[in-house]
RNA sequence: GGUCGAAAAGGCAAACCCGGUGAAAGCCGGGGGCGCAAAGCUAUGGGUCUAAGACUAUAUCCAUUGGUUAUGAUUGCCAGGCCGCCGAAA
Numbered sequence: 001g002g003u004c005g006a007a008a009a010g011g012c013a014a015a016c017c018c019g020g021u022g023a024a025a026g027c028c029g030g031g032g033g034c035g036c037a038a039a040g041c042u043a044u045g046g047g048u049c050u051a052a053g054a055c056u057a058u059a060u061c062c063a064u065u066g067g068u069u070a071u072g073a074u075u076g077c078c079a080g081g082c083c084g085c086c087g088a089a090a
Base pairs, nucleotide, nucleotide: 003090004087005086011036012035016031017030018029019028020027021026034076040082041081042080044079045078046077047074048073049072053069054068055067056066057065
């Protein structure tokens, strides 16, 4: 120094509840604490979620409903990229 993950200090924060925001998925703030050694950053590839808008079906128009679709979301789904605290055992 690398793999790795005992300890300590410190860090993050799932479900759920409250408030805000959004069409929704979700996100933000507060409480909370299941977990996390990258649960730090990054939507680049795959996956997953959502479907406002667009397209489409219901003969036509309007309404409603269904289907398809990410340009929306997720890094606490898996990879990739960037950066990084501590130092027992092996």
Predicted 3D model of a 90-nucleotide RNA (c-di-GMP-I-GGC riboswitch aptamer) from an Anaerolineales bacterium. Its mean pLDDT, the model's own confidence on a scale to 100, is 87. Lineage of the source: Bacteria > Bacillati > Chloroflexota > Anaerolineae > Anaerolineales.